[in-house]
This is a predicted structure of a 75-nucleotide RNA (c-di-GMP-I riboswitch aptamer) from an uncultured bacterium. It matches the Rfam family "c-di-GMP-I riboswitch aptamer". Rfam describes the family as follows. GEMM was predicted in a large-scale screen for bacterial structured RNA regulatory elements.
RNA sequence: UGAACGAAAGGGCAAACCCGGGGCGACCCGGGGACGCAAAGCUCCAGGCCUCUCUGAGGCGGCUGAGCUGCCGAA
Numbered sequence: 001u002g003a004a005c006g007a008a009a010g011g012g013c014a015a016a017c018c019c020g021g022g023g024c025g026a027c028c029c030g031g032g033g034a035c036g037c038a039a040a041g042c043u044c045c046a047g048g049c050c051u052c053u054c055u056g057a058g059g060c061g062g063c064u065g066a067g068c069u070g071c072c073g074a075a
Base pairs, nucleotide, nucleotide: 005073006072012037013036017032018031019030020029021028022027035062041068042067043066045065046064047063048060049059050058051057052056
């Protein structure tokens, strides 16, 4: 230094719900709020689930897998 791993430290993100806004909708954005998360950072590539103006289009990355990137450094 790298991989694996996840103690400590510094921190980070933000479920449900509420308010305001956008959308036909799933859902998304902002504020509040914390259930949790060592990638709960990013990507619909595969599977899965959800929606609709339905044979097509969209949503969920905090459903599983996969890919890329990243802070710290004990055992």